Context: one part of a larger RNA
RNA sequence: UUGGGUGUAAAGCAUGUGUAGGUGGUUGGAGUAGUCUUUUGUUAAAGUUCAAGGGCUCAACCUUUGAAAUACAAGGGAAACCAUCCAACUUGAGGACGUUAGAGGUUAGUGGAACCAUCGGUGUAGGGGUGGAAUCCGUUGAUAUCGAUGGGAACACCAAAAGCGAAGGCAACUAACUGGGGCGAUCCUGACACUGAGACAUGAAAGCGUGGGUAGCAAAAAGGAUUAGAUACCCUUGUAGUCCACGCCCUAAAUUAUGAUUACUAGCUAUUGGAAGUGUCGACCCUUUCAGUGGCGAAGCUAACGCGUUAAGUAAUCCACCUGGGAAGUACGGCCGCAAGGCUAAAACUC
Numbered sequence: 001u002u003g004g005g006u007g008u009a010a011a012g013c014a015u016g017u018g019u020a021g022g023u024g025g026u027u028g029g030a031g032u033a034g035u036c037u038u039u040u041g042u043u044a045a046a047g048u049u050c051a052a053g054g055g056c057u058c059a060a061c062c063u064u065u066g067a068a069a070u071a072c073a074a075g076g077g078a079a080a081c082c083a084u085c086c087a088a089c090u091u092g093a094g095g096a097c098g099u100u101a102g103a104g105g106u107u108a109g110u111g112g113a114a115c116c117a118u119c120g121g122u123g124u125a126g127g128g129g130u131g132g133a134a135u136c137c138g139u140u141g142a143u144a145u146c147g148a149u150g151g152g153a154a155c156a157c158c159a160a161a162a163g164c165g166a167a168g169g170c171a172a173c174u175a176a177c178u179g180g181g182g183c184g185a186u187c188c189u190g191a192c193a194c195u196g197a198g199a200c201a202u203g204a205a206a207g208c209g210u211g212g213g214u215a216g217c218a219a220a221a222a223g224g225a226u227u228a229g230a231u232a233c234c235c236u237u238g239u240a241g242u243c244c245a246c247g248c249c250c251u252a253a254a255u256u257a258u259g260a261u262u263a264c265u266a267g268c269u270a271u272u273g274g275a276a277g278u279g280u281c282g283a284c285c286c287u288u289u290c291a292g293u294g295g296c297g298a299a300g301c302u303a304a305c306g307c308g309u310u311a312a313g314u315a316a317u318c319c320a321c322c323u324g325g326g327a328a329g330u331a332c333g334g335c336c337g338c339a340a341g342g343c344u345a346a347a348a349c350u351c
Base pairs, nucleotide, nucleotide: 003323004322005321006320007305008304012319014202015201016200017199021195022194023193025089026088027087028086029085030084034081035078036077037076038075039074040073041072042071048068049067050066051065052064053063054062055061092192093189094188095187096186097184098183099182100181104178105177106176107175108174109173110172111155115151116150117149118148119147120146121145122144126137127136163170164169207248208247209246210245211244212243216242217241221237222236223235224234259318260317261316262315263314264313267296268295269294270293271292272291273290274289275288276287277286300307301306324351325350326349333344334343335342336341
């Protein structure tokens, strides 16, 4: 390489949009580039394979004759498939209409609980903290309690195996703007589709730059303990940071450790959203169905664990990735970044 694989053994890009490319629904027609068939010519000899012979005692080996394999060219023919062109279709896809759920996103405003600070009242000797203590706070009046004012951050209950989003993620309330989805019955377009190398966009936390902000928490740092020591675990403080605006960084056990799309293959049960039907005064309930989210399980698969219509089953298309351990996700080079570093990515050597 062929092959075999990628939930947990090596291996699915963090996620999307989408270019090239690859692949692609139904019917009819045209010509025939691919394809198939046939004829002729060529494809030196040797070689290879086959058939019939010959020569070494046989064989290997050598040798005679014929054929074939392979490829090319020209001519004739076929039209199922693939490609091309033409015409059409509606089930894939999209759109219109109606309806509907939602922490989907952005911006602005508002609210209450808690916490902290300041001021004032009451009040007096402790408070705090721990396994026990101490550092620490307090007679310049703390802790406790009541009132007022100010501040920043997060939104208890509702809350759920719940919902929404491509992923990251999203939760007080109200308003404005705005993206996507489900369902229903008709109508419209008529394959417009799937995947997607490059590319582009988004991307938790931490970190970086500039300017704000800083209540609580809290890397670093300081002190008190513990201990043989204690650069820790515990305690008292506490700065970056956490918050906001703008600009970077681009990584995560970014996990369902499971790429996307399509079709097919027993069910039971719970729940979310929609629709129809039976019944009912009505609601709940019940039945059916579509779309999601969970639990358990037939067949099947799997090394086992387990998966099992939300597949890891049965098939197909496209992309990405893997190929013993270490050296190493490192060196070098390149690209990106303010930096931290990221992406790409070896070898010697060694077992």
About this RNA
Small-subunit ribosomal RNA, central domain from a Patescibacteria group bacterium, 351 nucleotides, folded computationally. It was read from a public genome assembly. It matches the Rfam family "Bacterial small subunit ribosomal RNA".